Record summary:
A computed fold for a 1548-nucleotide RNA from Thermotoga sp., annotated as small-subunit ribosomal RNA. The sequence is in RNAcentral, with records from ENA. The coordinates come from a structure-prediction model, not an experiment, and the mean pLDDT is 84. It matches the Rfam family "Bacterial small subunit ribosomal RNA". Gene Ontology terms of the family: ribosome and structural constituent of ribosome. NCBI's taxonomy places the organism under Bacteria, Thermotogota, Thermotogae, Thermotogales, Thermotoga.
RNA sequence: AGGGUUUGAUCCUGGCUCAGGGUGAACGCUGGCGGCGUGCCUAAUACAUGCAAGUCGAGCGAGCGAGUCUCCUUCGGGAGGCAAGCUAGCGGCGGACGGGUGAGUAACACGUGGGUAACCUGCCCAUCGGAGGGGGAUACCUGGGGGAAACCCCAGUUAAUACCCCAUACGCUCAGCGGACGUAUGUCCUGUUGAGGAAAGGCCCUUUCGGGUCGCCGAUGGAUGGGCCCGCGGCCUAUCAGGUAGUUGGUAGGGUAAUGGCCUACCAAGCCUAUGACGGGUAGCCGGCGUGAGAGCGUGGCCGGCCACAGGGACACUGAGACACGGGUCCCACUCCUACGGGAGGCAGCAGUAGGGAAUAUUGGGCAAUGGGCGAAAGCCUGACCCAGCGACGCCGCGUGGGGGAUGAAGGCCUUCGGGUUGUAAACCCCUGUGGUGAGGGACGAAUAAGGUGAGGAGGUAAUGCCUCACCGAUGACGGUACCUCACUAGAAAGCCCCGGCUAACUACGUGCCAGCAGCCGCGGUAAUACGUAGGGGGCGAGCGUUACCCGGAAUUACUGGGCGUAAAGGGGGCGUAGGCGGCCCAACAAGUCAAGUGUGAAAUUCCAUGGCUCAACCAUGGAGCCGCGCUUGAAACUGUUGGGCUUGAGGCCAGUAGAGGGAGACGGAAUUGCCGGUGUAGGGGUGAAAUCCGUAGAUAUCGGCAAGAACGCCGGUGGGGAAGCCGGUCUCCUGGGCUGAGCCUGACGCUGAGGCCCGAAAGCUAGGGGAGCGAACGGGAUUAGAUACCCCGGUAGUCCUAGCCGUAAACGAUGCUCACUAGGUGUGGGGCGCGCAUGCGCUCCGUGCUGAAGCUAACGCGUUAAGUGAGCCGCCUGGGGAGUAUGCCCGCAAGGGUGAAACUCAAAGGAAUUGACGGGGGCCCGCACAAGCGGUGGAGCGUGUGGUUUAAUUGGAUGCUAAGCCAAGAACCUUACCAGGGCUUGACAUGCUGGUGGUACUGACCCGAAAGGGGAGGGACCGCACUCAUUUUGAGUGUGGAGCCAGCACAGGUGGUGCAUGGUCGUCGUCAGCUCGUGCCGUGAGGUGUUGGGUUAAGUCCCGCAACGAGCGCAACCCCUGCCCUUAGUUGCCAGCGGUACGGCCGGGCACUCUAAGGGGACCGCCGCCGACGAGGCGGAGGAAGGAGGGGAUGACGUCAGAUACUCAUGCCCCUUAUGCCCUGGGCUACACACGCGCUACAAUGGGAUGGACAACGGGUUGCGACCUCGCGAGAGGAAGCUAAUCCCUUAAACCAUCCCCCAGUUCGGAUUGCAGGCUGCAACCCGCCUGCAUGAAGCCGGAAUCGCUAGUAAUCGCGGAUCAGCUACGCCGCGGUGAAUACGUUCCCGGGCCUUGUACACACCGCCCGUCACGCCACCCGAGUCGGAAACGCCCGAAGAUGGGUUACCUCAACCCGCAAGGGAGAGGUCCAUUGAAGGCGGAGCCGGCGAGGGGGGCGAAGUCGUAACAAGGUAGCUGUACCGGAAGGUGCGGCUGGAUCACCU
Repeated sequence: AGGGUUUGAUCCUGGCUCAGGGUGAACGCUGGCGGCGUGCCUAAUACAUGCAAGUCGAGCGAGCGAGUCUCCUUCGGGAGGCAAGCUAGCGGCGGACGGGUGAGUAACACGUGGGUAACCUGCCCAUCGGAGGGGGAUACCUGGGGGAAACCCCAGUUAAUACCCCAUACGCUCAGCGGACGUAUGUCCUGUUGAGGAAAGGCCCUUUCGGGUCGCCGAUGGAUGGGCCCGCGGCCUAUCAGGUAGUUGGUAGGGUAAUGGCCUACCAAGCCUAUGACGGGUAGCCGGCGUGAGAGCGUGGCCGGCCACAGGGACACUGAGACACGGGUCCCACUCCUACGGGAGGCAGCAGUAGGGAAUAUUGGGCAAUGGGCGAAAGCCUGACCCAGCGACGCCGCGUGGGGGAUGAAGGCCUUCGGGUUGUAAACCCCUGUGGUGAGGGACGAAUAAGGUGAGGAGGUAAUGCCUCACCGAUGACGGUACCUCACUAGAAAGCCCCGGCUAACUACGUGCCAGCAGCCGCGGUAAUACGUAGGGGGCGAGCGUUACCCGGAAUUACUGGGCGUAAAGGGGGCGUAGGCGGCCCAACAAGUCAAGUGUGAAAUUCCAUGGCUCAACCAUGGAGCCGCGCUUGAAACUGUUGGGCUUGAGGCCAGUAGAGGGAGACGGAAUUGCCGGUGUAGGGGUGAAAUCCGUAGAUAUCGGCAAGAACGCCGGUGGGGAAGCCGGUCUCCUGGGCUGAGCCUGACGCUGAGGCCCGAAAGCUAGGGGAGCGAACGGGAUUAGAUACCCCGGUAGUCCUAGCCGUAAACGAUGCUCACUAGGUGUGGGGCGCGCAUGCGCUCCGUGCUGAAGCUAACGCGUUAAGUGAGCCGCCUGGGGAGUAUGCCCGCAAGGGUGAAACUCAAAGGAAUUGACGGGGGCCCGCACAAGCGGUGGAGCGUGUGGUUUAAUUGGAUGCUAAGCCAAGAACCUUACCAGGGCUUGACAUGCUGGUGGUACUGACCCGAAAGGGGAGGGACCGCACUCAUUUUGAGUGUGGAGCCAGCACAGGUGGUGCAUGGUCGUCGUCAGCUCGUGCCGUGAGGUGUUGGGUUAAGUCCCGCAACGAGCGCAACCCCUGCCCUUAGUUGCCAGCGGUACGGCCGGGCACUCUAAGGGGACCGCCGCCGACGAGGCGGAGGAAGGAGGGGAUGACGUCAGAUACUCAUGCCCCUUAUGCCCUGGGCUACACACGCGCUACAAUGGGAUGGACAACGGGUUGCGACCUCGCGAGAGGAAGCUAAUCCCUUAAACCAUCCCCCAGUUCGGAUUGCAGGCUGCAACCCGCCUGCAUGAAGCCGGAAUCGCUAGUAAUCGCGGAUCAGCUACGCCGCGGUGAAUACGUUCCCGGGCCUUGUACACACCGCCCGUCACGCCACCCGAGUCGGAAACGCCCGAAGAUGGGUUACCUCAACCCGCAAGGGAGAGGUCCAUUGAAGGCGGAGCCGGCGAGGGGGGCGAAGUCGUAACAAGGUAGCUGUACCGGAAGGUGCGGCUGGAUCACCU
């Protein structure tokens, strides 16, 4: 720091996605140790059990009472005193702290900074002063009573630091007066007068007096902690726009510590709000924490500060402090006890339980430390806290060993079989001891305890006490832990994820769009680095992955730091409110701004430095920082405010001026239609062609007249005017704005503009008119598969007018308004000035176009009329679809408009440009492409191939052109791959290994059999070596080895699959003229240029031009055949001349000619003329055998069709292995109701038949061609010469010529079919060969739609040869020669192709893409009769506790004060009672939110469903658009608008 993903590729826009960091986490797999942290995010759900707040006997009475003392004693004990200690109760202080939780709360709740002249503050500190006198109760306790219990009632008795009264009192409080002062209400004054308000004792020392100490009271001040108020700051929603009745203010009163509508009464009618009130949703806030470069964004768990809450609500009491978590009262819900009468309870304290949940711990130890409460203290209490336990939940540290070790072991995996890899890894050797185990030692944390001893001391004392210092001095939960030492052992201790790209890491097997993977792109349909497994590798490591969430990347909400012509985005236009912004000069002020100082910004955290745990995490100390706010002082440039001035912005006056600017009225002509009349007759009209329609009842046409409505030709123009919509005959009236000119005036009066108001094409709506033409809907006619369309004939709303609605549009320059600045050139509209004879030239202002520098832009393009450079203000955008939909609200008569989502779904949707391809786009140009012509095919019969069907099998492949007389240039067996049956199993064939084998190999009568095959008597070898025998050569025998054979093992074999795994080969576009490269140049880039252009050519052939210059593969040429000539050569060829002849080049002879086959020449637009540009080249001519490439062939660029071939061959992989291999017999490939392709023969007289006669070339031939002779009607047969071939043979060429017959007839045409008889090949012609003779004589009389070939020695026609081959189904194929035409105006059209250009939504490239209905499945949503639930508010009823007020002391109760001896009375208090208020509850209606919901509606998604073809090319009717109507559907049509329309023509 970026990367992946839209395309064939490119640039841009834009979304999605990944890599990073983080977490109170959870889940999966795995798991050795320690330290430090951390741990219910859910049900503020319910809680068993224990503990979490007590303490003080030095406040009080009382009880118990160790012990002790005294007295008495019947010695059992009794009485009394003292008394450590303990205790219920009264009393004091504390329970308002500490601890928990985050429900509520959008609020002065929090943060920050202030205010309090409007306040309080127990304990603590300081100072001043005081504590006198008196009184009456009461708990405990005792007695009695009630109750199950909780607990309660009555009577009696008693104490206090409990309570009450009186006195005294200041600087306290209140009131009056006076004075001084201040920032307002006010404050101050040891100023004055009056009134009022206190107290408590305990302990210790002491002989008393007295003192000390802890308390007590009044007052002042401090400290601490709070209360209240204010400025500023921090969520979403306007689909919440109005809210408010104590509401806003005032007066008076109440209340409070205190201000205040906090409360009450009365008065006024205010108050809040687009700077967002009110409502709804969500949420504790902050220090901080996470992330980030920062700005920000997210978050608020642990720790710290504040707030709120304590089962849900309400309320007060006590108190310094509470409306009180472990206090109280009441209501509600729930749980428990109950004797049914009534009671008890509140873990969001620590543990723990149930439940919920993906998920979160021990019913532990200790008060040793820190801190807190009480106490004089000892001390007690303390689930605060300190520790321990559990969890890899996080962070940090450590370990699982270190060194050596190559025959690179074994095993695994891969392999090209050589090897590679795992891999120094292991084994093995040496070493170490973190850790582990055992043993031993063993902390810090703990000292100002109390107390004691000693010393000192301001002040005070008789002394102590008190204060300071030194010494002594008890206490450890953790824990026998950390740590240290010794000994022993490599011993207990590695996993997880990933390996297609992003992204680091590759092979094998399995699987076969299955199973599965997947963060995005995407993998998987038989060779998967993407699934699963293995081997190997990469990453991290006691962890590793996954999921969830946050920030980042994302400049993807853009303050830093984005945009709006075409990508999403400028409001349809204007006026103008609030607001924002604002010209020049002077002065003042100091709000903003800046500077200095100061206060605050808690601590912790972060950062820096240093230090402490062995390091680190962690912790400590110091510093920086905390970007903020307040105060004081200062500065005055800028902004602001105030005052004064100015004229350049803006406006006004004056004079001109152009104009379809607006409104109203009047008038005009042309045209259309209708009506009337005249002329006139059969048609008119309409279309691609028609028809519906009109017309003999007289149309159309034509003339005249009349009527009506609408629109205004020419002028007319990228002309004019207007803010936009829009505005077009003429005249008049009314009226708005602009421009120009010269001066004068006002003096910033300006710009923009959220809301608001006004205007606003067409369509549409309401009411009333009007209605000629046009014309949605509708009717009819055509077209069509259909035609709810396009075309035609009609035609209603409407179009027009008046009044009123509607408020939309491609309302577009798809470009908001204003101002300033930044090169030009050239048109045009309006005005002015100068020169001037001028129709001209120059200057200038305003408008409107084109072209263009700089600059901008993704590009296209924009470019003084900006999309450039700046300023101000407004509007708008944030991926596509869903959707401008739903819902709510507002507007509208309605149609509908405005505002305007979400669920769900996709990995894109887009813009511009590029290269192609395509177009029922254009231009140019080729081709037997059309046309012109000749002959065919399509009809018939037959042959042949194919489809189909059939079959046991009809083997397989080829399937538009580019399959179909193709593979196959030869299927009766063979071939043969198919079928049936019969056989073989190392095999028909190759190589290697092991074992065996002499009567072995080999041969093989004979038997079974259809054959293959199976069996099998007999015969019977070869080679090397050794030995033996025999007579030497040599032979015989034995042994052993080889070959062979047998058995077995490796393997062979496969025309089995995949041509979509391949090589090779071939077809096709196409013998088309194209396809590319290097360098340079242009472009951000894909890419372009070159290769386009002007000419020319068969040609990218050549010339010219040109930011290109060159080059390669193609074209051409080089090669072959053929046409002319020459040279060389002369047998088997030839014969001019000479001779011979049986008259045949037959012979002699010759090589001139023909010919043969080798070499050479010849043609190049070379020459002449013309055209062209002086070129390339073209046209014509001469010469020439041949003329512009002479004719033909071979030769096929980059590539396309996943074209064809696995059955030629080769070949990866897969499959078969007594069979998918091999052999054999027979059958099949030859089937036949049909369909198609390619052919043959014909249909006849340009013919058929007969007889006679003439002329080729290419080829082939020894298991062959076969002359000739004989036989046969013939096929052929029997003999047989010659020829390995320019020699012999095939070999008579046929059409043709001559003569004769046939006479238009299904024939003397045609020959199918069938019968009979033959011939030939072959082992064999039944299925299933060819040929011959005789007989038979079918269809067919020139072929529908359609379609093929051919441009000259071509078509047509005639025969001949060859390959394959025993023979042949060949009419096929490949060649050869003979005879030998017609036509081409031309390029509009069909087909194919080349170049340029244009449009494109295509790129698998038009056989493309793609729209809507319908049908099916799934999903989310909307409406919905209703139904269920929730939160909040309102009205009324009822109304607990409590509070406030009242009433009268009528009733009940009462110790303190007063009167009284007392009884009693008085005063006063409380209760009952009444009223008000008040939680909950009840009733009621209205609104809001949510769940379910028969049914209805559209939407999205879903490999191969239906109907059509709307859009993309001129998409076949250009498209889109607002509106209206109509239609199965896309859609069609009307009206108006737009270009984001192709093409052609015209103008400039």